Background:
Small-subunit ribosomal RNA, central domain from a metagenome, 355 nucleotides, folded computationally. Rfam family: Bacterial small subunit ribosomal RNA. Gene Ontology terms of the family: ribosome and structural constituent of ribosome. The RNAcentral record of the full RNA draws on SILVA.
[in-house]
Context: one part of a larger RNA
RNA sequence: UUGGGUCUAAAACAUCCGUAGCUUGCCUUGCAAGUCUGUUGUGAAAUCCGGCAUCUUAAGUGUCGGGCGCGCAAUAGAUACUGCUUGGCUAGAGACCGGAAGAUGUAAUGAGUACACCUGAGGUAGUGGUAAAAUACGUUAAUCUUUGGUGGACUAACAAUUGGCGAAGGCACGUUACAAGGACGGAUCUGACAGUGAGGGAUGAAGGCCAGGGGCGCAAAAUGGAUUAGAUACCCAUGUAGUCCUGGCAGUAAACACUGCACACUAAACAUCAGUACCUCCUCGAGAGGUAUUGGUGCUGUAGCGAAGGCGAAGAGUGUGCUACCUGGGAAGUAUAGCCGCAAGGCCGAAACUU
Numbered sequence: 001u002u003g004g005g006u007c008u009a010a011a012a013c014a015u016c017c018g019u020a021g022c023u024u025g026c027c028u029u030g031c032a033a034g035u036c037u038g039u040u041g042u043g044a045a046a047u048c049c050g051g052c053a054u055c056u057u058a059a060g061u062g063u064c065g066g067g068c069g070c071g072c073a074a075u076a077g078a079u080a081c082u083g084c085u086u087g088g089c090u091a092g093a094g095a096c097c098g099g100a101a102g103a104u105g106u107a108a109u110g111a112g113u114a115c116a117c118c119u120g121a122g123g124u125a126g127u128g129g130u131a132a133a134a135u136a137c138g139u140u141a142a143u144c145u146u147u148g149g150u151g152g153a154c155u156a157a158c159a160a161u162u163g164g165c166g167a168a169g170g171c172a173c174g175u176u177a178c179a180a181g182g183a184c185g186g187a188u189c190u191g192a193c194a195g196u197g198a199g200g201g202a203u204g205a206a207g208g209c210c211a212g213g214g215g216c217g218c219a220a221a222a223u224g225g226a227u228u229a230g231a232u233a234c235c236c237a238u239g240u241a242g243u244c245c246u247g248g249c250a251g252u253a254a255a256c257a258c259u260g261c262a263c264a265c266u267a268a269a270c271a272u273c274a275g276u277a278c279c280u281c282c283u284c285g286a287g288a289g290g291u292a293u294u295g296g297u298g299c300u301g302u303a304g305c306g307a308a309g310g311c312g313a314a315g316a317g318u319g320u321g322c323u324a325c326c327u328g329g330g331a332a333g334u335a336u337a338g339c340c341g342c343a344a345g346g347c348c349g350a351a352a353c354u355u
Base pairs, nucleotide, nucleotide: 004326005325006324007309008308012323014203015202016201017200021196022195023194025089026088027087030084031083033082034081035078036077037076038075039074040073041072042071048066049065050064051063052062053061054060092193093190094189095188096186097185098184104179105178106177107176108175109174110173111155112154115151116150117149118148120146121145122144126137127136164171165170208249209248210247211246212245213244217243218242222238223237224236225235260322261321262320263319264318265317268300270298271297272296273295274294275293276292277291278290279289280288281287304311305310328355329354330353338347339346340345
């Protein structure tokens, strides 16, 4: 419990697609369901309001009139708006064409330095490691220098204090092939085809699981050496899962900008990326500078907003449409039931009690 909220106090689903639903451009024809108007009927009594009467008065009671009853039904009309319907339009949306940009994806192939191991040569007693040491390695020749080979992982500089792409997760050595998306410009086509989206579906870091490969380095667990009162740690030496590849499962993160999506409107200044049009310079170059404009990424800031921090055309401003979610702290993201999963667990999700 509402006329309130959701960056930081409780609260935006991890992200997108999309069914139902809800919402929805401009002009026009008809209908009249919603809507509006009139009339008629009905809407018990008591109660309420007013007048009169009455028991001497009052309260009360009776009677007449009105009102109430938050309406319903029938009927006659109105047609702006909503709805349904007819025909059309192009400003939304989509298609098409053009030249640019990109670490967008998938697959294949090639390269590079480092590292480890193997091999040959040189060379001799230490190496390694730390605050200091020790464990460890080394005369079966280590560490070091150098020749050749093998292997797996990774991709320095360029690279950004504000770069780019992607829905998010994420994406960076080169080349090729195949796909996809966005921005800009044109205005050839469709003609509202749109927005959001309960259920539903797809994608989803790291770690984890299953099967098969692979295993250089790193490294949970584990072992040893130190430190310490102890040291199941921090430091050192080793080291297995794992990290890598293929095929599946899982479905969670401080999955964060802790900010749902879409549309319209609302000061300026600066930086940068991608286009377009024009101007100037020019070594005529895929060159340099400038102006205008569209779309992105940022930063300062007006109005406004906000409890403040702050936000500020990429709103947390002013409005509209749709969705999700919140309602004191703990118990608790627990228990139970259900669904999913090989499992780990995930999704949904209380209460008693306590304060």